The prediction has a mean pLDDT of 83. A computed fold for a 74-nucleotide RNA from Marine Group I thaumarchaeote, annotated as transfer RNA. Rfam family: tRNA. By type it is a transfer RNA.
RNA sequence: GCCUUGGUAGCUCAGCCUGGUAGAGCACCUGAUUCGUAAUCAGUAGGUCGCGGGUUCAGAUCCCGUUCAAGGCU
Numbered sequence: 001g002c003c004u005u006g007g008u009a010g011c012u013c014a015g016c017c018u019g020g021u022a023g024a025g026c027a028c029c030u031g032a033u034u035c036g037u038a039a040u041c042a043g044u045a046g047g048u049c050g051c052g053g054g055u056u057c058a059g060a061u062c063c064c065g066u067u068c069a070a071g072g073c074u
Stems, first nucleotide, its partner, number of pairs: 001073007010026004020057001029043004050066005
């Protein structure tokens, strides 16, 4: 220098192919249960979808650029 894969909630990830309300588990918080704690059950909150731009009525998703991480080629 070139190629591939990945970056989405505090953590681990799904959703991308085929554009249409941003999700799951765990964790945190609140409540129930208990003499109390743990466990269990119920509920709330938490997101500029790495960053910038383009296309579109509409972009996490398509296109371009860029950055970080892992791997490969030279």